[in-house]
This is a predicted structure of a 475-nucleotide part of an RNA (small-subunit ribosomal RNA, 3' major domain) from a metagenome. Model confidence (mean pLDDT): 80 of 100. RNAcentral holds the full RNA, with entries from SILVA.

Context: one part of a larger RNA
RNA sequence: UGACGGGGGCCCGCACAAGCGGUGGAACAUGUGGUUUAAUUCGAUGAUACGCGAGGAACCUUACCUGGGCUUAAAUGUAGAUUGCAUUUAGUAGAAAUAUUAAUUUCCUUCGGGACUAUUUACAAGGUGCUGCAUGGUUGUCGUCAGCUCGUGCCGUGAGGUGUCGGGUUAAGUCCCAUUACGAGCGCAACCCUUAUCGUUAGUUGCCAUCAGUUCGGCUGGGGACUCUAACGAAACUGCCGGUGUAAACCGUGAGGAAGGUGGGGAUGACGUCAAAUCAGCACGGCCCUUAUGUCCAGGGCUACACACGUGUUACAAUGGCCAAUACAAAGGGCUGCUACCAGGCAACUGGAUGCAAAUCUCUAAAGUUGGUCUUAGUUCGGAUUGGAGUCUGCAACUCGACUCCAUGAAGCUGGAAUCGCUAGUAAUCGCGCAUCAGCCACGGCGCGGUGAAUACGUUCCCGGGCCUUGUGCA
Repeated sequence: UGACGGGGGCCCGCACAAGCGGUGGAACAUGUGGUUUAAUUCGAUGAUACGCGAGGAACCUUACCUGGGCUUAAAUGUAGAUUGCAUUUAGUAGAAAUAUUAAUUUCCUUCGGGACUAUUUACAAGGUGCUGCAUGGUUGUCGUCAGCUCGUGCCGUGAGGUGUCGGGUUAAGUCCCAUUACGAGCGCAACCCUUAUCGUUAGUUGCCAUCAGUUCGGCUGGGGACUCUAACGAAACUGCCGGUGUAAACCGUGAGGAAGGUGGGGAUGACGUCAAAUCAGCACGGCCCUUAUGUCCAGGGCUACACACGUGUUACAAUGGCCAAUACAAAGGGCUGCUACCAGGCAACUGGAUGCAAAUCUCUAAAGUUGGUCUUAGUUCGGAUUGGAGUCUGCAACUCGACUCCAUGAAGCUGGAAUCGCUAGUAAUCGCGCAUCAGCCACGGCGCGGUGAAUACGUUCCCGGGCCUUGUGCA
């Protein structure tokens, strides 16, 4: 100087408390451990691994296993030589890769040659093999915590200190006062995006607001008022008032205002810590393999299953289930695409057909509301599992896809110890969309809107963190 203390003081955080809803019990989905296996490819392992890399494992992917092939060999480039063997079609063997047989004999031309293909020679191979403890780059975490430092000066023999401490204040090393310190930098804040209000500009969305027509559909003429869209501006700064205070600042069911004290949300992550993660995204040093640890192909595996754990979904019902009628979004996507409408089918879907490269066409709500029924039961709750029949995608659904219909109807009656999330348009609850993608094991991830709470006395305690101080046998 740090670090640590079941030392002290001050302060903060869904840290506790006050509340609401979960997990832990059940079934299923998914990841992991373990076990099994020819293989169950590899990585990630307290917080900071475990719906993680993977934003799509039937083949491919694929790295693993079994078997069959190749060896300058897969793909590609440069240079030289030879050639028209190429290409196309057909047959045979084979699981295919591939091997072999037969037929065919390229294109352009300024006639010099060029293009393409094959063979061959030379030079460059290839490796998801090892080392993340040789590395770059990127990332997690402490933590969006308020810290981390420097120049000069001063103090100290020196390591170092001071500044950065003290008194207030703040979300903040934010600001003020004081002061051997005076200044400065990286962080904080602001500048950026979005959302909340208004104005201007602009109307192929919207509007009977106003006028006319109407097949009653903004449908048509027409209009820019309004909604909206998207560019530019305005607006919030403790600016004003009152109180307290030296000041900074704090307090006020203060005014005005759409918004009030950082308005809400996002992006933004200091010096550093964990030899944290990644050589399998990529790059790269070293080591290793080179008729194999390279490479091509078929099939299998990554989907196994006495078990254990994590994360989720669906439930256990009446604030509910089922049936019928009926209302209201936002944000996205669409040409091998989204599909109106019509017909067939109980349905998944199929056959026609129309519009739209889209503010124009299309994919588009559910909880809700109204009426009926069920009457507390393992049930009209719950839907696992299993049998049968089908649809769709795709060379191909046996291992191993999703969906539909009929039948079947398991566990489960609110969950021990323990444990997690959340302070407002939040929790809870309800549906919609997108990426990946032929299809899909999506109940995951990322977004979008609808409905919409309870509680916070407070900081004694648990956990983590910041500042000051103290002890130390630790570095």